[in-house]
The RNA shown here (transfer RNA) has 71 nucleotides and comes from a bacterium. The sequence was found in a public genome assembly.

RNA sequence: GCGGGAUUAGUAUAAUGGCAGUACAUCACCCUUCCAAGGUGAAGGUGCCGGUUCAACUCCGGUAUCCCGCU
Numbered sequence: 001g002c003g004g005g006a007u008u009a010g011u012a013u014a015a016u017g018g019c020a021g022u023a024c025a026u027c028a029c030c031c032u033u034c035c036a037a038g039g040u041g042a043a044g045g046u047g048c049c050g051g052u053u054c055a056a057c058u059c060c061g062g063u064a065u066c067c068c069g070c071u
Base pairs, nucleotide, nucleotide: 001070002069003068004067005066006065007064010024011023012022013021018054026042027041028040029039030038047063048062049061050060051059
C1' cells in the first nucleotide's frame, strides 16, 4: 500500500428498510428481623460525517479504532 471482518446501554449480545430488544449490572419499591436470593418497575444505547429513501443499526460514499490476511 491492497483486501476482508468488527464497532448497538456499564458489560455481553440480538435486530426481513417500518416504535432498537434480551441477559447480567445500576436505581426505586415489595418480600425478609437484617443480608443474600426472589418479585415488580424505572433509567440508560446504534463509532463519526454525509448520501439514497415516506422511513436507515440495516443500503451507498467517506472517515476513526481494533482484528485477520496479502504485498

Rfam family: tRNA. Rfam classes the family as a transfer RNA.
Its mean pLDDT, the model's own confidence on a scale to 100, is 84.